[in-house]
Context: one part of a larger RNA
This record gives sequence, structure tokens and C1' cells, in this order.
RNA sequence: CUGGGCGUAAAGGGUGCGUAGGCGGUUUGGUAAGUCGGAAGUGAAAUCCCCGGGCUCAACCUGGGAACUGCUCUCGAAACUGCUAAACUAGAGUAUGGUAGAGGGUAGUGGAAUUCCGGGUGUAGCGGUGAAAUGCGUAGAUAUCCGGAGGAACAUCAGUGGCGAAGGCGGCUUCCUGGACUAAUACUGACACUGAGGCGCGAAAGCGUGGGGAGCAAACAGGAUUAGAUACCCUGGUAGUCCACGCCCUAAACGAUGAGAACUAGCCGUUGGGGGUAUUUUACCUCUUAGUAUCGUAGCUAACGCAAUAAGUUGACCGCCUGGGGAGUACGGCCGCAAGGUUAAAACUC
Repeated sequence: CUGGGCGUAAAGGGUGCGUAGGCGGUUUGGUAAGUCGGAAGUGAAAUCCCCGGGCUCAACCUGGGAACUGCUCUCGAAACUGCUAAACUAGAGUAUGGUAGAGGGUAGUGGAAUUCCGGGUGUAGCGGUGAAAUGCGUAGAUAUCCGGAGGAACAUCAGUGGCGAAGGCGGCUUCCUGGACUAAUACUGACACUGAGGCGCGAAAGCGUGGGGAGCAAACAGGAUUAGAUACCCUGGUAGUCCACGCCCUAAACGAUGAGAACUAGCCGUUGGGGGUAUUUUACCUCUUAGUAUCGUAGCUAACGCAAUAAGUUGACCGCCUGGGGAGUACGGCCGCAAGGUUAAAACUC
């Protein structure tokens, strides 16, 4: 270099934007770099291969041929690829009108509940468990009513529902803002796809500075349990959880399934859009693409299963795998305040 693979056996990058590169729609003309054909030159000798010859054979030596798959020049072909010129609209995009949405950011605001504080009523318990005890309570708790403070999360609606590239997003309102879908037209005219490096985003935990702190709760303390109990259970409780700014960059970051395109039986449900019928809401019929969920044919699969949202059939691009352990470790580099992350072996051993 070639090969076989990546849902669960080793293997899809957490996710997007995008540089180089790779690859790229339809038609016509030109060109001749790739491609193809022919001729000539060169491709040292030896070696290898074929046919012979010489040492008694062989190794070995030796004659001839073939080959040296290459390079250069010249002549030609023009289907395909490239380049170039012109054109097109089926890919892609733009404009206009609508639609749905927990998409993102910002400022404000609402009610229920927990806790705490003040006051009223009221009296001996409350709390907790398998059972208890620690704990709270005659300095008046628990319960109940009124008032206040403060923080965090948003019951019902709520859904195999919606939105987002992923992480993720859920009270209500304002402002700013991204994307998607859709109906017809008009426009641009291949502007496309993928994407090594690079850049951005990236749950939770953690870190820095400053706030905040109701509930919950690592650590910690006490009570139980137990042979012990550095646990499970109980009573407390600090970081943290929340906010602002800055880091960290990892997850079973999962659909364990890279992104994009084309094609390949059906059935049913659902979110959205267009049209029609009746029309007050709304209901029904029908069409359609985008999304979502379940079943299922062919096909695929080691099986399980997947099955138009493929794990089916194709072609272009990237990432990754190559027996288990050692090890996602050591060393070195890069990044980080640190924690650590990332890149990533070998000896040895089975």
C1' cells in the first nucleotide's frame, strides 16, 4: 500500500461553523493535462525467466532470446475526467405572505408550598422508626388563625406532544434575537456535499472573585442497627445547589447507530400546512411535504433485531478499530489557578 469492519462482539469524534484537501447537476463548442492507440529512441552489464552449451551431475560458468511493466520525443483519437468559453434550471440559495413552538438572551411580575420572625387561641406533648433513641417542648412547642421577611422551584395544562446542532429548554408579561415549516410566484445560476488542522458551543461535579442562602444536602457530629457498621435508617448540618463575571471541557455527552444524497411493499396514530363541504364554536373529507411514534413485506443480520427516521441497495467525504491484561497508564508535548484534560507507548504476562 492492499483487505475486513464500527447498534449489542474492538471500533462513530459530545456537537456545530468552516480552511486546505477530496468529490461534484444538465447542454454545446474548443483544448488535449489525465486517459487510449501507434512508431522511434532509451531503459549499461550482471541477476530473474525461456531455449541451448561446458565442468561425470548439480551448484557454478557460459551463448542467444525474452523481459526490464519506466522515461523522452513525435504522430494520432476525443467517449470519460480535467481546463476553458457560452448557456440552462431539476441541486443550493434569495425576496414576498403566512404557521407552530418549554429555541436563546434581557428586564419585570404572580400564586401555592417549605422555613424563619412578630402577634392571637391553646396545653403537654411533638417528631421520628421495623422498633427506638438522639432532637424540639411548661423560658409554652406541635396544632390553628392573622401579619411580615426571604430564597428557590414553577402543581394542574402535560402528551410514545413541541423546540433546539448537541448539551438542553416548562408560571405569566415586555423588549432584543436564531432556526424550521408552508403556499404560490419572481430572481441568482452549481454558488453544492464532506471536512484533516482551526474556531465556537458544550449536563453535572469542580475552581477563582464578589454576592445570596428558604429547602435539600457530600464532608462532619450525634442516635440507632450490627459480631463490627468509618454504611443502609433517624436527628442535625457545612461546602455546594442560586446570581454576576471568568475558568474547567468531561459523561452510559446513548438511538451505545457520523453528516449529506438517490432508490426500494404496505397499515395505523399524532404535531403542523394547503384545499373543499356543512358552519357559531367546531366537525368531516381530501391532498401534501416537514417532523414524530408503533407495527410490518422484501432485503439485511451471528443472533437479537433493523426495516423509507434502515442496521436494505448504491456512489462521494470525514472519524475510528485490529486478542485480553499492563493502560486510556508512564514519559514527553500542548492546555489548565488547581483538580485534571488531551495526545499516547513499551517491557512484561496470558
This is a predicted structure of a 350-nucleotide part of an RNA (small-subunit ribosomal RNA, central domain) from an uncultured prokaryote. Its mean pLDDT, the model's own confidence on a scale to 100, is 84. The RNAcentral record of the full RNA draws on ENA.